[in-house]
This is a predicted complex of two RNAs, RNase P RNA and transfer RNA, with 468 nucleotides together. It holds a member of the Rfam family "Bacterial RNase P class A". The family's RNA type in Rfam is ribozyme. Its family is annotated with tRNA processing, dimeric ribonuclease P complex and ribonuclease P activity in the Gene Ontology. Model confidence (mean pLDDT): 76 of 100.
RNA sequence: CCAGAUGGCCGGAUAACCGCCUUUGCUUUGCAGGGGAGGAAAGUCCGGGCUCCAGGGGAAGAUGGUGCCGGAUAACGUCCGGCGAGAGUGAUCUUAGGGAAAGUGCCACAGAGAACGGACCGCCGGCCAGCAAUGGGCGGUAAGGGUGAAAAGGUGCGGUAAGAGCGCACCGCAUUUCCGGUAACGGAAAUGGCACGGCAAACCCCACCAGGAGCAAGACCGAAUAGGGACCGCAUAGCGCGGUUGUAUCCGCAAGGAUAUACACGCGCGCAGCUUCUCCGCUGGCGGUUCGGGUUGGUCGCGCGAGGUGCCCGGUAACGGGCAUCCCAGAUGAAUGGUUAUCCGUUGCAAGGACUGCGACGACAGAACCCGGCUUACAGGCCAUCUGGCACU
RNA sequence: UCCCUGGUAGCUCAAUGGUAGAGCAACCGGCUGUUAACCGGUAGGUUGCAGGUUCGAGACCUGCCCAGGGAGCCA
Numbered sequence: 001c002c003a004g005a006u007g008g009c010c011g012g013a014u015a016a017c018c019g020c021c022u023u024u025g026c027u028u029u030g031c032a033g034g035g036g037a038g039g040a041a042a043g044u045c046c047g048g049g050c051u052c053c054a055g056g057g058g059a060a061g062a063u064g065g066u067g068c069c070g071g072a073u074a075a076c077g078u079c080c081g082g083c084g085a086g087a088g089u090g091a092u093c094u095u096a097g098g099g100a101a102a103g104u105g106c107c108a109c110a111g112a113g114a115a116c117g118g119a120c121c122g123c124c125g126g127c128c129a130g131c132a133a134u135g136g137g138c139g140g141u142a143a144g145g146g147u148g149a150a151a152a153g154g155u156g157c158g159g160u161a162a163g164a165g166c167g168c169a170c171c172g173c174a175u176u177u178c179c180g181g182u183a184a185c186g187g188a189a190a191u192g193g194c195a196c197g198g199c200a201a202a203c204c205c206c207a208c209c210a211g212g213a214g215c216a217a218g219a220c221c222g223a224a225u226a227g228g229g230a231c232c233g234c235a236u237a238g239c240g241c242g243g244u245u246g247u248a249u250c251c252g253c254a255a256g257g258a259u260a261u262a263c264a265c266g267c268g269c270g271c272a273g274c275u276u277c278u279c280c281g282c283u284g285g286c287g288g289u290u291c292g293g294g295u296u297g298g299u300c301g302c303g304c305g306a307g308g309u310g311c312c313c314g315g316u317a318a319c320g321g322g323c324a325u326c327c328c329a330g331a332u333g334a335a336u337g338g339u340u341a342u343c344c345g346u347u348g349c350a351a352g353g354a355c356u357g358c359g360a361c362g363a364c365a366g367a368a369c370c371c372g373g374c375u376u377a378c379a380g381g382c383c384a385u386c387u388g389g390c391a392c393u
Numbered sequence: 394u395c396c397c398u399g400g401u402a403g404c405u406c407a408a409u410g411g412u413a414g415a416g417c418a419a420c421c422g423g424c425u426g427u428u429a430a431c432c433g434g435u436a437g438g439u440u441g442c443a444g445g446u447u448c449g450a451g452a453c454c455u456g457c458c459c460a461g462g463g464a465g466c467c468a
Stems, first nucleotide, its partner, number of pairs: 001389010012343007020036007038364001042375002045373005050214004055280006063210005068082005083097001084095004098205002103203002105199003120145002122141004127136003153171006172194001173192008218300004228291007238269005245262007271284003293467002307326008344362007394464007403417004411448001419435005441457005
């Protein structure tokens, strides 16, 4: 210098004037001060906080998800570190990567054969016919050819009629043992002659995780209407006991007592309140469809938070801890904008390489309860580390 | 905010993981004096896009893009 790899950052700047939203103060209807989009605010794909369905413990089932190992975390399908496999000369990148010796299923076409192995061509040995070439039939074989994505270990030597793990060496595979590692896994030795094709992003099995709904959650105030009608489902729209009070009847001269009944109360049983069972415990009628009617308001939730920035410490890292410092949008059809000037970057034009002048452009996009991720979009530019090649010293 | 369905030829729709097809339309030829109808033939596909699993994907998985639809107040 050229070509790459990885990680990170910026996302026009400053000033003036005119506006918009919000908030604070005051001499309160106007002035002054403070604040005002993002790395993705997006897609809504995961995970959590928060709120409601009273709450909590245990077990089971269904459904859905995750899936090498270890760690991080509030949690995750995320992140970090490692292992195995694959790609690349390399930096480095990719990886849904448990189980196919529990079961079921699928493997089109081609091919002899696609899973209880198989024989088309071929090779070999007898037999028969033939003078021979050769043909037929029987048996052996799986080395070679051929089909296919995939053909039941691979290569070589021996062996054999031809062959074959038939025997041996190396490689692969399986089992056992030992060593290293927290583990995934790696290494070594011995034994075995090879048994066990592929697909689980097919059903499934195993392990682990998960109750549902969502800020239009939810709470309060206000307005309006007919605080309504019809139908249906579950449930005993209940049952028993107790005693207080009221009423009625009867007994009693009276004080009072007995019986019945009503309402509320207490206790027990039953039923309902995320599927089933169960335990503790709370509340009580609950839920659905449809017809008709009303409203289209306000306040809270709502921003001090798994918060930001800087430094130090622990850790390879994700991350954790400590100290200091800062307060940083809260609208509700929805504010965060416009103009001018100077500068910055890119680009066009000018005799044009530079200076200079004039003009154009400045990506993707925009909060709507809040956080952690993932994914997708993004003009242009910058920084760091590393790899390969060429040249020079 | 929470869900559901779909995307295949110009249009409407098919296709069990195994050669992407049908009807209408288009084009060419025939028939006819001409047109329509009819008869014969032809072309037309990035199966919305990009990855992955698989020997093989329209279908299975993941992520995007586009279109359509539904639910939510009081009582």